[in-house]
This record gives sequence, C1' cells and structure tokens, in this order.
RNA sequence: UCCAGCAAAGGGGAUGGAGUCCCCCUUGAACCGCGACAGCCGCUGAUGACUCCUGCUGCCCG
Repeated sequence: UCCAGCAAAGGGGAUGGAGUCCCCCUUGAACCGCGACAGCCGCUGAUGACUCCUGCUGCCCG
C1' cells in the first nucleotide's frame, strides 16, 4: 500500500416526526415507485413492517 474478515460506528429501505423490530450498505455503497411513450400523459402509498402524531384524500354524523 492492497485484499479479506471481525468489532465499533455511521448511513440507507419512492415525500414529515417518534418508538420498536426486520433487512441492506461501508462511500465507486445501500437508496433514488410504477405504466405507456418520439413527445404529451396516467396510477398507488406519508410505513421496509407495526403503533402513535402531523399533513393530504374519501365517506358518514353533529
């Protein structure tokens, strides 16, 4: 100096916050939704999963 592994730590899981759990990545990484398309355009969801809060949407009642 290079490679591999482990520990620790950090980061990520399609738009916000918190907790728990799970998974992924080690910085040239994980991750950055889907359909059609020359272009125009169209669709679902604030979660990776669960619970709560916030925002949005639909219905009903006051």
A computed fold for a 62-nucleotide RNA from a Desulfovibrionaceae bacterium, annotated as Fluoride riboswitch aptamer (crcB RNA motif). Rfam family: Fluoride riboswitch aptamer (crcB RNA motif). For this family Rfam cites "Fluoride ion encapsulation by Mg2+ ions and phosphates in a fluoride riboswitch" (Ren et al., Nature, 2012). The sequence is in RNAcentral, with records from Ribocentre. The organism belongs to Desulfovibrionaceae, within Bacteria. The coordinates come from a structure-prediction model, not an experiment, and the mean pLDDT is 77.